[in-house]
RNA sequence: GUUCGAUAAGGGCAAACCCGUUGAAAGACGGGAACGCAAAGUCAUGGGUCUAAAGUCAUGCCAAACAUGACCAAGAUAGCCAGACUGCCGAA
Numbered sequence: 001g002u003u004c005g006a007u008a009a010g011g012g013c014a015a016a017c018c019c020g021u022u023g024a025a026a027g028a029c030g031g032g033a034a035c036g037c038a039a040a041g042u043c044a045u046g047g048g049u050c051u052a053a054a055g056u057c058a059u060g061c062c063a064a065a066c067a068u069g070a071c072c073a074a075g076a077u078a079g080c081c082a083g084a085c086u087g088c089c090g091a092a
Base pairs, nucleotide, nucleotide: 002092003091004090005089012037013036017032018031019030020029021028022027035079041085042084043083045082046081047080048077049076050075055071056070057069058068059067060066
């Protein structure tokens, strides 16, 4: 340096769920809690997925307001996949 995670040590992270805060929502953050994780460390670049406040359109209405529905990411997800960057221990 490359590949790998069988073993060992020191450790690390933390799903669901509960409580609080925040957000239109998806979700995020903090505390508790552990399903799991060898990159479950960092980055929304490509694909996927989730949400749809604003916006556009349709319908109702004389019209506006409003309601309902459809579409839509510039929102979210790195613990969906790929990619980029970095990294502990051990083995070959």